[in-house]
Predicted 3D model of RNase P RNA and transfer RNA as a complex of 427 nucleotides. Its mean pLDDT, the model's own confidence on a scale to 100, is 75. It holds a member of the Rfam family "Bacterial RNase P class A". From the family's description: Ribonuclease P (RNase P) is a ubiquitous endoribonuclease, found in archaea, bacteria and eukarya as well as chloroplasts and mitochondria.
RNA sequence: GAAGACCGCCGGGCAGCCGCGGCGCGGCUUGUUCCGCGUCGAGGAAAGUCCGGGCCCCACAGAGCGGGAUGCCGGCUAACGGCCGGGCGCCGCGAGGCGACGGACAGGGCAACAGAAAGUACACCGCCGAUGGCCUGCAAAGGCACAGGCAAGGGUGAAAUGGUGGGGUAAGAGCCCACCGCGGACGUGGCAACACGCACGGCACGGUAACCCCCAUCCGGGGCAAGGCCAAAUAGGGAAGCGAUAGCGUGGCUCGCGCUGCUUCCGGGUAGGCUGCUAGAGCGCGCCGGUAACGGCGCGCCCAGAUGAAUGGCUGCUCACGACAGAACCCGGCUUACAGGCGGUCUUCCCAC
RNA sequence: CCGCCCGUAGCUCAAUCGGAUAGAGCAACGGCCUUCUAAGCCGUAGGUUACAGGUUCGAUUCCUGUCGGGCGGG
Numbered sequence: 001g002a003a004g005a006c007c008g009c010c011g012g013g014c015a016g017c018c019g020c021g022g023c024g025c026g027g028c029u030u031g032u033u034c035c036g037c038g039u040c041g042a043g044g045a046a047a048g049u050c051c052g053g054g055c056c057c058c059a060c061a062g063a064g065c066g067g068g069a070u071g072c073c074g075g076c077u078a079a080c081g082g083c084c085g086g087g088c089g090c091c092g093c094g095a096g097g098c099g100a101c102g103g104a105c106a107g108g109g110c111a112a113c114a115g116a117a118a119g120u121a122c123a124c125c126g127c128c129g130a131u132g133g134c135c136u137g138c139a140a141a142g143g144c145a146c147a148g149g150c151a152a153g154g155g156u157g158a159a160a161u162g163g164u165g166g167g168g169u170a171a172g173a174g175c176c177c178a179c180c181g182c183g184g185a186c187g188u189g190g191c192a193a194c195a196c197g198c199a200c201g202g203c204a205c206g207g208u209a210a211c212c213c214c215c216a217u218c219c220g221g222g223g224c225a226a227g228g229c230c231a232a233a234u235a236g237g238g239a240a241g242c243g244a245u246a247g248c249g250u251g252g253c254u255c256g257c258g259c260u261g262c263u264u265c266c267g268g269g270u271a272g273g274c275u276g277c278u279a280g281a282g283c284g285c286g287c288c289g290g291u292a293a294c295g296g297c298g299c300g301c302c303c304a305g306a307u308g309a310a311u312g313g314c315u316g317c318u319c320a321c322g323a324c325a326g327a328a329c330c331c332g333g334c335u336u337a338c339a340g341g342c343g344g345u346c347u348u349c350c351c352a353c
Numbered sequence: 354c355c356g357c358c359c360g361u362a363g364c365u366c367a368a369u370c371g372g373a374u375a376g377a378g379c380a381a382c383g384g385c386c387u388u389c390u391a392a393g394c395c396g397u398a399g400g401u402u403a404c405a406g407g408u409u410c411g412a413u414u415c416c417u418g419u420c421g422g423g424c425g426g427g
Base pairs, nucleotide, nucleotide: 001349002348003347004346005345006344007343008342009341010340012318013317014316015315016314017313018312020041021040022039023038024037025036026035027034028031043324047335048334050333051332052331053330054329055223056222057221058220067219068218069217070216071215072086073085074084075083076082087101088099089098090097091096102214103213107212108211109208110207124154125153126150127149128148131147132146133144134143135142136141162180163179164178165177166176167175181203182201183200186197187196188195189194227275228274229273230272237266238265239264240263241262242261282301283300284299285298286297287296288295289294319322354426355425356424357423358422359421360420363379364378365377366376372410381397382396383395384394385393403419404418405417406416407415
């Protein structure tokens, strides 16, 4: 210098004028609506609503069935499907990246077409025909491929019952041997996943669980229109249907709680206010523990709370000319969108000294 | 705010338990018939199965994430 990898951060700035929402103070002609002053006023994703939790109600959320989620190991956390560290596998020269990564001797299911055979395999081409049979021959021997043997080679397929080499044989075959692979014991290291080593077994255990299922762990249901308080208005109206242990409350059952007719249609009335509502698993800095995620301590800070719903407009200067996008109970994550810029650590290659 | 469902040719719909060229009707185009048109008959083209990944030998179908649409509840 070029090309990259990972981690963290920013997301136009400054000034003036006008305007908007919340809160506080003051004023008066006391206004949900006026005036003045002060102060605060969207994001890294506020988004999707995909997970988890807080909070609230139903019983302090309990038992069985059923259902759902997660799935290598250890840790973090309020919790998680998140994060951190490690193992294994795959990708990359590398820094690094990615992984739904439990179980297929508990059981059931599936595998089109092709192919001989697709699951307690099979013999189409092929090889052999030692043994038995048949034929020629005096015999030695040769021939046939009938019985039968084989799974090495060809061929089909996504997949065909270990791979390579040697021995062996009639031809062959883990039939035997060496190495590799596989398997379950033993030893060592590690909390563990797992790794390594040693002798052994001769191969017996194919694929699919993002098909059912099994195992382990976790999960009660609903959601701020949850829920609480105050005030107002109207009818306990009409019609039809169902029903005696029925209906509501959480998808079914039991326990338990509340109510006494219930359901549908028609008609009438009301569709107000306050609260929940933001000080919180909060943010910043420093020190300590830990490889890290994270935790502890100290100091400092207050950082939107609307309910027709507030952040905007104009001007000037400046730069790199401004992307995606707007809170609605809150928080921790994941995912998705995003112009451009900054910092740190590291890798590979080239050049110079 | 919450829950559920759907997306296949220009339009309306199929495709069985995941099995191979994704089919049918209407529409479009060409030809035949007719004096001409319509109807009828014959034929042809037309598909990123919404998009992107994954599982599998194989995906319209199964799983995950986006995008769009519809329905329901309070």